[in-house]
RNA sequence: AAAAUGAACAGCGAUGGGGCUCGCUUAUUAAAAUGCCAUAUCCGGCUGAUAGCUCCUACCUUAAA
Numbered sequence: 001a002a003a004a005u006g007a008a009c010a011g012c013g014a015u016g017g018g019g020c021u022c023g024c025u026u027a028u029u030a031a032a033a034u035g036c037c038a039u040a041u042c043c044g045g046c047u048g049a050u051a052g053c054u055c056c057u058a059c060c061u062u063a064a065a
Stems, first nucleotide, its partner, number of pairs: 010025004016056006035046003
């Protein structure tokens, strides 16, 4: 970039998985979603595995063996 597929017994909620809860999106067939700062742009910087709670895993810090 193009094509195809795609219906609530569904999908989505900035980095993985499970449970519960909440919110949102599509029925005109593709929407809900894709964090913040800086710069005209490029280069760059920062937080977080949750939408919320909790468990596991990865990563980071500290201590002990």
Predicted 3D model of a 65-nucleotide RNA (Fluoride riboswitch aptamer (crcB RNA motif)) from Pelotomaculum propionicicum. It matches the Rfam family "Fluoride riboswitch aptamer (crcB RNA motif)". Gene Ontology terms of the family: positive regulation of gene expression and response to fluoride. NCBI's taxonomy places the organism under Bacteria, Bacillota, Clostridia, Desulfotomaculaceae, Pelotomaculum. It was read from a public genome assembly, where an Rfam model found it.